The RNA shown here (SAM riboswitch aptamer (S box leader)) has 96 nucleotides and comes from a sheep gut metagenome. RNAcentral holds the sequence, with entries from MGnify.
[in-house]
RNA sequence: CUUAUUCAGAGUGGUGGAGGUACAUAGGACCUAUGAAGCCACGGCAACCCCCGGUAUGGGAAGGUGCCAACCUGAGCGAAUUUAUCGAACAAUAAG
Numbered sequence: 001c002u003u004a005u006u007c008a009g010a011g012u013g014g015u016g017g018a019g020g021u022a023c024a025u026a027g028g029a030c031c032u033a034u035g036a037a038g039c040c041a042c043g044g045c046a047a048c049c050c051c052c053g054g055u056a057u058g059g060g061a062a063g064g065u066g067c068c069a070a071c072c073u074g075a076g077c078g079a080a081u082u083u084a085u086c087g088a089a090c091a092a093u094a095a096g
């Protein structure tokens, strides 16, 4: 850079000790001392790659990633205008 998804799902223990939910600016909401981020161990979820296959709206989970507290909220940009809504952009993940 291109394509796809951003629905749902899944956590305990140890360490740590105040942040986190998306990078930046401003605002709101939320999670968090019943313990944030980070790190370690074990466990789990999902099924992109992968494996099986009767080739499908099928099955699987050994391996490579990802994820397991909490909004991709509002504003801003586009759809003539306002509200609602949708989309793009931005961001995250995967494959190339």
Base pairs, nucleotide, nucleotide: 001096002095003094004093005092006091011042012041013040014039015038019031020030021029027073028071043068044067045066048064049063050060051059052058077087078086079085
It matches the Rfam family "SAM riboswitch aptamer (S box leader)". Gene Ontology term of the family: regulation of gene expression. Its mean pLDDT, the model's own confidence on a scale to 100, is 75.